The RNA shown here (small-subunit ribosomal RNA) has 1498 nucleotides and comes from an uncultured prokaryote. The RNAcentral record of the sequence draws on ENA. The coordinates come from a structure-prediction model, not an experiment, and the mean pLDDT is 85.
[in-house]
RNA sequence: GAGUUUGAUCCUGGCUCAGAUUGAACGCUGGCGGCAGGCUUAACACAUGCAAGUCGAGCGGAAACGAUGAUAGCUUGCUAUCAGGCGUCGAGCGGCGGACGGGUGAGUAAUGCAUGGGAAUCUGCCCGAUAGAGGGGGAUAGCCCGGGGAAACCCGGAUUAAUACCGCAUACACCCUACGGGGAAAAGCAGGGGCUUCGGACCUUGCGCUACCGGAUGAGCCCAUGUCGGAUUAGCUAGUUGGUGAGGUAAGAGCUCACCAAGGCAACGAUCCGUAGCUGGUCUGAGAGGAUGAUCAGCCACACUGGGACUGAGACACGGCCCAGACUCCUACGGGAGGCAGCAGUGGGGAAUAUUUCACAAUGGGCGCAAGCCUGAUGCAGCCAUGCCGCGUGUGUGAAGAAGGCUUUCGGGUUGUAAAGCACUUUCAGCGAGGAGGAAAGGUUGAUGGUUAAUAGCCAUCAGCUGUGACGUUAACUGAGGAAUAAGCACCGGCUAACUCCGUGCCAGCAGCCGCGGUAAUACGGAGGGUGCAAGCGUUAAUCGGAAUUACUGGGCGUAAAGCGCGCGUAGGUGGUUAAUUAAGUCAGAUGUGAAAGCCCAGGGCUCAACCUUGGAACUGCAUUUGAAACUGGUUAACUAGAGUUUUGUAGAGGGUGGUAGAAUUUCAGGUGUAGCGGUGAAAUGCGUAGAGAUCUGAAGGAAUACCAGUGGCGAAGGCGGCCACCUGGACAAAUACUGACGCUGAGGUGCGAAAGCGUGGGGAGCAAACAGGAUUAGAUACCCUGGUAGUCCACGCCGUAAACGAUGUCAACUAGCCGUUGGGGGGCUUGUCCCUUUAGUGGCGCAGCUAACGCGAUAAGUUGACCGCCUGGGGAGUACGGCCGCAAGGUUAAAACUCAAAUGAAUUGACGGGGGCCCGCACAAGCGGUGGAGCAUGUGGUUUAAUUCGAUCCAACGCGAAGAACCUUACCUGGUCUUGACAUCCUACGAACUUACUAGAGAUAGUUUGGUGCCUUCGGGAACGUAGUGACAGGUGCUGCAUGGCUGUCGUCAGCUCGUGUCGUGAGAUGUUGGGUUAAGUCCCGCAACGAGCGCAACCUCUGUCUUUAGUUGCCAUCAUUAAGUUGGGCACUCUAGCGAGACUGCCGGUGACAAACCGGAGGAAGGUGGGGAUGACGUCAAAUCAUCAUGCCCCUUAUGACUUGGGCUACACACGUACUACAAUGGCUGGUACAACGGGAAGCGAAGUCGCGAGGCCAAGCUAAUCUCUUAAAGCCGGCCUCAGUUCGGAUUGUAGUCUGCAACUCGACUGCAUGAAGUCGGAAUUGCUAGUAAUCGCGGAUCAGCAUGCCGCGGUGAAUACGUUCCCGGGUCUUGUACACACCGCCCGUCACACCACGAGAGUUUACAACACCCGAAGUCGGUGGGGUAACCUUUUAGGAGCCAGCCGUCUAAGGUGGGAUAGAUAAUUGGGGUGAAGUCGUAACAAGGUAACC
Repeated sequence: GAGUUUGAUCCUGGCUCAGAUUGAACGCUGGCGGCAGGCUUAACACAUGCAAGUCGAGCGGAAACGAUGAUAGCUUGCUAUCAGGCGUCGAGCGGCGGACGGGUGAGUAAUGCAUGGGAAUCUGCCCGAUAGAGGGGGAUAGCCCGGGGAAACCCGGAUUAAUACCGCAUACACCCUACGGGGAAAAGCAGGGGCUUCGGACCUUGCGCUACCGGAUGAGCCCAUGUCGGAUUAGCUAGUUGGUGAGGUAAGAGCUCACCAAGGCAACGAUCCGUAGCUGGUCUGAGAGGAUGAUCAGCCACACUGGGACUGAGACACGGCCCAGACUCCUACGGGAGGCAGCAGUGGGGAAUAUUUCACAAUGGGCGCAAGCCUGAUGCAGCCAUGCCGCGUGUGUGAAGAAGGCUUUCGGGUUGUAAAGCACUUUCAGCGAGGAGGAAAGGUUGAUGGUUAAUAGCCAUCAGCUGUGACGUUAACUGAGGAAUAAGCACCGGCUAACUCCGUGCCAGCAGCCGCGGUAAUACGGAGGGUGCAAGCGUUAAUCGGAAUUACUGGGCGUAAAGCGCGCGUAGGUGGUUAAUUAAGUCAGAUGUGAAAGCCCAGGGCUCAACCUUGGAACUGCAUUUGAAACUGGUUAACUAGAGUUUUGUAGAGGGUGGUAGAAUUUCAGGUGUAGCGGUGAAAUGCGUAGAGAUCUGAAGGAAUACCAGUGGCGAAGGCGGCCACCUGGACAAAUACUGACGCUGAGGUGCGAAAGCGUGGGGAGCAAACAGGAUUAGAUACCCUGGUAGUCCACGCCGUAAACGAUGUCAACUAGCCGUUGGGGGGCUUGUCCCUUUAGUGGCGCAGCUAACGCGAUAAGUUGACCGCCUGGGGAGUACGGCCGCAAGGUUAAAACUCAAAUGAAUUGACGGGGGCCCGCACAAGCGGUGGAGCAUGUGGUUUAAUUCGAUCCAACGCGAAGAACCUUACCUGGUCUUGACAUCCUACGAACUUACUAGAGAUAGUUUGGUGCCUUCGGGAACGUAGUGACAGGUGCUGCAUGGCUGUCGUCAGCUCGUGUCGUGAGAUGUUGGGUUAAGUCCCGCAACGAGCGCAACCUCUGUCUUUAGUUGCCAUCAUUAAGUUGGGCACUCUAGCGAGACUGCCGGUGACAAACCGGAGGAAGGUGGGGAUGACGUCAAAUCAUCAUGCCCCUUAUGACUUGGGCUACACACGUACUACAAUGGCUGGUACAACGGGAAGCGAAGUCGCGAGGCCAAGCUAAUCUCUUAAAGCCGGCCUCAGUUCGGAUUGUAGUCUGCAACUCGACUGCAUGAAGUCGGAAUUGCUAGUAAUCGCGGAUCAGCAUGCCGCGGUGAAUACGUUCCCGGGUCUUGUACACACCGCCCGUCACACCACGAGAGUUUACAACACCCGAAGUCGGUGGGGUAACCUUUUAGGAGCCAGCCGUCUAAGGUGGGAUAGAUAAUUGGGGUGAAGUCGUAACAAGGUAACC
C1' cells in the first nucleotide's frame, strides 16, 4: 500500500496478501564452472581403522631389521651361528609433551557472558640480568631364576644404571623472625683442543641444570553496570550477616572452625518455578526496534551418569587413575575389559544433512642439537542445485504469413520469423598436444662476517650444485571438427502481470483472504494461447517487515475495547519567586579502551562477479581527566502571588441525638342504617343479613411528611425534605494581620459506600418477592384482579456491589460573546417588582478550536502542564483453577484450549412498526342487490385411467389460454404403417401434370387398370409438377420463461420518479422535491441555497350532451295531393345521417383568503368548475405469466421424442372450491290483447310472403352484394281474465318416449321440440362481495367463434332507485416525522431449554510418572585428622639397638549412590459429571429489535 464487516458511507478493529531472509525440507525439472555450506532430531547406542607422541646428544641395554666382517653347512647365494663394533632400536628407567590442537551445547538466569575497573596472587617452555653448578650415599625397573592365573596381570629371590632418588657443604640475592637469629639448591651430555697411567682428568664452545630479580605470555580472585518469562511464586535466610581468634589457599574472603552479636536480602521484585550456553555478530527494518546466536572468531561448560582425589607450572584431566551406577563385550564362572559430544563410518531417531579418500607438499603444533618422527589440526579431493555468483543451450536472414494445433461472426484470427530453407559462429561439454604458480626450506661445496685460543663447532649473509607437490589427466593457453552436447517450473476471478474453447454439473474438485462449482465456470480438470522467473521454479515451515496492531521515536479511554463508586493518605513521581554556592544530572575538549573477522568507503588480485586481500572509517558504549554553570538536582539565605491561620458575617433537605405536630390509610369499640360492596376490557375469586359498604363518635398503632417545590439548595460520592432544641462538619463573601512552599497527585493501605441480602433483638399501619385463589390463554408457573408471608421501619453487627452515569479521574493555567437562576459584596440615582459591576455555584445557546460523526464548547470532549487508573478483534468469560475476603449468598484477583472473519460506533437511503401528524380511495360508515344453503351449467383441485395432453395457482389461477374437443381440431393413449421423410433448398435419372374403375385392408396404403401427351423455345433445352436414388439436411406443442426478445398482468390513472449546474457534508448523501396555503394532481401560489429541465399529471385524440352551417338517398313528412302502407307525386322545414364549425375559460358578480393561488355562493347557459364515458399506464416492483401464438441461445431425439392413420381420450366421479344461471314465488305465475328501441350481421349467406306440422322445423321461393331486402314478433310495460299462500297453476332437475336440425358420422359425446314424469328448494351459518346516477337493480336484443353446439364473453338499448352524518375503526395508497439489532428489507431478524453428532476444557473415588527440598538410616573411593600394636634402604644418635620420618592396617569428620518417611510441585490417565463451542430444513415456545404488542436495561 491492497483485499475483507455495510444496500451504500465514514470510523474503530481484527484477519489476510504483495517484500526480504534461511544450516532448510518436499514436488516437478536439471548443461557447465567458481566460491561457500552440509545431524537444527537421540548429550541415543556404537563394529572397524586412524586421531599424541617424541628424545639413544639422560640411562642400563639389544628383542626385531639392515650393512659389514668372521665361522659352519652346502644347491655359490641361501640358511644357521658369532661380533652392540656400526646404521639403528622393541620393551624398560628417565625428561618433555599429553591441561594445546579437535568435538559438543547437556547443564548453567549467574560460581557464566559483555563492558569498564581493582588488588591480595601463581606462571613450565621464552627474553634480559645476577650468582652458582663442590662433595657423598642408598635403592629400583629392565634383564635372569622360580611361582600363581583362562586372561588381564600378579607374587617371591638375586643383580644393575642414570639428567631417577636422598643427605652434607656453600648461598649475594630469596623465605621466616621475638630482629637475637633461623631455613632451603644443583646434573650432566655432545663437539673440539691439547694432556694422559688410555680408565679419565683439565680447558673451551653449545645444549642442559640450581637459586633469585625483572619482563613477556598464560591463569586464578574481587567490584560496578547490563543480561528471558511468570506475582495465579511475597516473603527468603542459622555459616545465614558482621566481629574476634585460629586454620587453610598460589592468593583476599565464613573458604573452614571456635566464640560473640542479630543481623543480611526483598515491591527498583528477594525466594520459587519454567526456559536458555553468552558475545562479536546474523536476518529484518527508514530508523528506533524485533527475532536470532549454524558456518568464522572470543569466553564458558561438558566428555557414558554421579562422586573423588593423584601427578604436574598448569587438570580435579575427551583418547589418565580410583569408587559407585546403568549398559555392552570376553570368560575356564574364579574374574576381567570398555566409553566416537576427535576423523571417517554403522544402527536408530527424523521431513532432513556427505567418503570407513589422499597427503604431511604448504600453514601450524609436540618432541629432538639436528636430520627427522608424529599430527583425521590442516591442505586438498569425493558426494549434494543447499546457497551466492558467472557462462551456455546458438547468431543473422527468412511470408507461400507453409503444414499441423487452437479458435471463429466461417470472412478470418492466432501459434508466427516461430519452423523449414539460406548464410555464419564455436563460448561450453567431449577428444588431442604441450604446460604456469602454490617451493620457502633442507642437503652439499665454496666465500665473507660473528663467537672462540681456534683455520673445531655453532650462528648470520651470499654464490654454485643438488633437490621437496597430496591436489593433478591442475589453472590458463592452444589444435581439429560439427548447431553439433544442453529448458524447465509456477501462474492467468480480484488483490496480481497474464483469456479463450471443451469436459464436469454444489458432483469431482479448488482455495493465502474474499470466495468459485446446482448445464453456457476467464476460479474445478484438459487443451490452445498468454504472463512471470529461469538451471531452476513452486509448495511447506520459520523470522522481521508491512502492523502507528504494545505506539521511546509513534496510539488511545463521552457513545467503538478502555476513568477505580467516592474520599483520606504512605512510598514514589512532580513542584512558586530572588540570590549565593556546589557540580550529581547536562554540555564541551582530551586520554585509554571498544580483539580480529563482519557491515560501510577507497584501492588491489582472480577475464567479470561471487570470493580473496590492503588501508581507512565506523564500533552510536564504558572508564579516567580537564573545563562550563544557563536549566534540573543538593546546600545556604531570603520573599509572598500557591497553601494555610485569624476577624466579622451569610445561605443551606450537610451529618448525629432527643422531642413534638397535623392530614391520610388500617384496625378495634359504639351509634345510625340496609343490601349490596369491591374489582375489571369484561368478569370472577374476596367481603356482606352472624348487618358489610356508606356515615358519625371515640380509641389504638405504625410509617411517611401534601401545598411551599424551583434544570432551587447542601454534601466527596452514596445521598439528604414537617416543626423545635442540643452537638457537629464543610462552603462562600468582605477586610486586616500572621506563617512562609508547608503544595499537587497518589501504587500498596485505610475509611465511607443505594437497593437487595445475612445475623441477634424489637416493631409491623400501608405496600409487597414467595405463596394461594380468580381471570385471560392453545398453554399462562406471566401481564390484570382478590388476598398474603419474608422484607420495607428501629438498634447493633456483616455484605461491598449497581446503567454507583455527566457512561466524561484529580489538580492548575490560558482561550469570543449572549441570556437565565441561587448565595455574598460594591456602586449609581429617578429609591424601583430598578440599573451597573464583582465573586462563588447552577442551567440554556453559541465563535474559534476539537471530533469518525453525533456532539463538546470557560462546568471543554479546546490549548498546555503534573500524577494515578485502564484498553489492545468477537465468542469462550468476568468463566475455570489457585489465592485473599465473607456466617452464607457471594465478592475480588483472573486465564487457556477451542472457534469465527468478523464483532462494534456514528451517520445515510430505504423498508417496516399492534409509533405519531396530515390526506385520499365504494376503504369503512349510510344504503340497494348478491355470494356462502338448493338444482343445474362451467372451470379447478383431488381421485381414477391405457390416456383422462399441456399451461395458468393469494389479491394479480379457477365461464382463465379455449371468439365455441362428436371426426378434424389434438399436442394425449391403443393398434397398424413410413424413414431424405407430411413440409423447404440443392444434385442425378426417368416421367407431362393429372385421372377413371376394380380388388384387399379399419384406414393409412398396396396391387391391377382407364384416359391423358400439355406450356415456352434460339430446337441444344427450359419452367412447373410427379416418381426413384444419394447425401447435405428436414422435422420436434421435446427441456429450460431461473439463458432471452416480444407481448401481458399487478401495485395504479396512485402522484409520483429523476437529471444538469450550484451549494452543504470527509463521505454515503442532502438540497431542489422540505415549509405555509391550495388542488383530482410534484395542480398552482407564496417563502426558501437554490436556479432550471425531463418522464409522469393536465391538455391535445375519440364517443356522447346544445346550436349553427353544408348535403338530402335507400333517410324524413310540417304544409299540398294520393295510397292498404312516406305507397307515390312533391318538399328538405323537422327527425336522422356525417362533414366543417361554435360553445365552458373560474370568463362575470359577491364573499373568504396573505393584495396570491384557490375555495364558497350566484348570474347567464344545453352543459359549471377535469360536464359524462373511453383511449392513454412515469421511474420501477414481483427471477410475476408465457419456449404451447411467434421468434430465439444452449441441451436432447433422428427406422424416432419426427410423419401418416383407425378407434379411444381431453366429456371419467366417494369428494372439495371458485364463477355463473334458474329458483324458492302474489312487486308473482299462467293466459288473451296491445305499445315503444338501439347496437349490429348477411352471398357455400340472411331468407320474406305463401303453405304443411301442436312444435322444433319442412316445402316452395320473392328480395337483398344491403339507411332500400332480411335476421326482426324486442322484453319488462300497459289493458283484461284465472290462480290465493300450498312444495302450489311456484320451481323446474331427473327420467321415459316420440321427433326435428346440422353433419361421412350425434353410442361413448350435440342443440332443439312434443307428450309424460315433477327432485332439491319456503330467501340460506360463520363469513364474504358489487355499486355513488342514467349508476345499482331489472328487462330483453345483437355479434364474434361457428357445419352444429352459450347459463360464457363482447356490445346495445328499455324501465330505473336508495344512501353518503362523517373519517373513530378495518383494508390499500400518498406525504412529513420518529424508532429500528430489518436491507432476501416484518412472510424480516432473533433467544433459550430439550433431542442427536463431533470437538476442546473443568470437577472427579482414585491410579501412575517425574522433579526438588526436608528428616532419618546406610555409607564406596578419597583428602584431612588420630592411632595402641605391625612393617620400614638413605638421615641422626650414646649403634646387639633406638629415634625422626614413612607405609599398610584400624578409628573418626566430610560425602556420591542407595533406602525409608510425611508433605509440596508438575504432568499423564479414569467410571461418572458440569457447563462451553460447532453442526442440515429436528422439538417447544416467542424473550429481544417498532411503544416488539407488559418500554428496555443494570